[in-house]
RNA sequence: AGAUGGGGUAGAGGUGCAGAGCUUAAGAGUAAGUAGCAGGAGGAUGACAACGUUGAACGCUACUAAAAGGAAGUUUUUGCCGAAGCAGUCAUGAUCGUCAAUUUAUGAUUGCUGGGGCUACAUUGAACAAGUGUAGCACUGUCACAACUGCUUUGCCCAAGCGGUUGUGGAGGACUACUAGACUA
Numbered sequence: 001a002g003a004u005g006g007g008g009u010a011g012a013g014g015u016g017c018a019g020a021g022c023u024u025a026a027g028a029g030u031a032a033g034u035a036g037c038a039g040g041a042g043g044a045u046g047a048c049a050a051c052g053u054u055g056a057a058c059g060c061u062a063c064u065a066a067a068a069g070g071a072a073g074u075u076u077u078u079g080c081c082g083a084a085g086c087a088g089u090c091a092u093g094a095u096c097g098u099c100a101a102u103u104u105a106u107g108a109u110u111g112c113u114g115g116g117g118c119u120a121c122a123u124u125g126a127a128c129a130a131g132u133g134u135a136g137c138a139c140u141g142u143c144a145c146a147a148c149u150g151c152u153u154u155g156c157c158c159a160a161g162c163g164g165u166u167g168u169g170g171a172g173g174a175c176u177a178c179u180a181g182a183c184u185a
Stems, first nucleotide, its partner, number of pairs: 001184002007179005014081001016080005021074004032064006042051001045100004084113011114140002117137008142170011
């Protein structure tokens, strides 16, 4: 100096991602409990056990009266840019009177998603909040290709470097910058 494939470090995308704390609204005058009236054999996911005619469920009145998950705010704070999220499988644990089921936590593994937003449908949910999935719509960042174009030098052309606009397409193991070593000369 060159070429390509790896390694390391640091960064960018912004209504950026996730966690914790504090405050607030809703949940809700609901669940549950007590007392009374009425009712008359069941109720709770399935089975067993237990409870129940010393009155089950459902309903009405009065009194007392929550919580969780989720949400909003925050110049409180932590970790970050496959941040993180989702789906499947496996393992372990928790949820209970017991077993199973459901739900949930952690870990491993496979696959998908660049990012946020809006809309529709489905689903979870008390919810018209919000989450998740699918699809669509533009927006935005990045790289590649193509066209046009600007700046950089005394003038012109060419080349090179750094950009701009438009269009098309790809994906985060990506992209940008720097960098030690190895290889060739």